[in-house]
RNA sequence: AGAAGUAAAUAGCAAACCAGUCCGAAAGGCUGGGACGCAAAACCACGGAUCUAAGGUGAUUGAACUACGACCGCCGGGCUGCCAAU
Numbered sequence: 001a002g003a004a005g006u007a008a009a010u011a012g013c014a015a016a017c018c019a020g021u022c023c024g025a026a027a028g029g030c031u032g033g034g035a036c037g038c039a040a041a042a043c044c045a046c047g048g049a050u051c052u053a054a055g056g057u058g059a060u061u062g063a064a065c066u067a068c069g070a071c072c073g074c075c076g077g078g079c080u081g082c083c084a085a086u
Base pairs, nucleotide, nucleotide: 005083012038013037017033018032019031020030022029023028036073043078044077046076047075048074050070051069055066056065057064
């Protein structure tokens, strides 16, 4: 220097759930606790999936459709990066 990610080490993240004089129409997010897991569970909504439907469309009065909203800890892609036995 390179490297499989089964070994070791250092560091990191944090599902469910709980809490909140928080943000949001909602989905969801944020903060604190928590720890199921994670070698990209860092970052980017670019493609697909999924969630929501404020606004809009729409009848026969509220069915249905719709993302410019959300989700990268669903799959793929892009991009950056730590350690690393042999």
This is a predicted structure of an 86-nucleotide RNA (c-di-GMP-I riboswitch aptamer) from Paenibacillus yonginensis. NCBI's taxonomy places the organism under Bacteria, Bacillati, Bacillota, Paenibacillaceae, Paenibacillus. The RNAcentral record of the sequence draws on Rfam and Ribocentre. Its Rfam family is "c-di-GMP-I riboswitch aptamer". Its family is annotated with cyclic-di-GMP binding in the Gene Ontology.